The prediction has a mean pLDDT of 81.
This is a predicted structure of a 74-nucleotide RNA (transfer RNA) from a Parcubacteria group bacterium.

RNA sequence: GUCCCCGUAGUUCAAUUGGAUAGAACACGAGCCUCCGAAGCUUGAGAUUGUGCGUUCGAGUCGCACCGGGGACA
Repeated sequence: GUCCCCGUAGUUCAAUUGGAUAGAACACGAGCCUCCGAAGCUUGAGAUUGUGCGUUCGAGUCGCACCGGGGACA
């Protein structure tokens, strides 16, 4: 340099052929329980889906450019 794959919550992952409110687990906050913790139960907050632009009535999903990570070839 060329090509391929990946990027979603603090972390690990879902999300059907593009469809109506982006979910789960763990972690975190609060409460219950306990002498106090752990565990358990209840509950809450947390994402403008890597960035930008485009296509579309509608984009996490499709297209383009960039950024980051991994791989193949040179």
It matches the Rfam family "tRNA". By type it is a transfer RNA.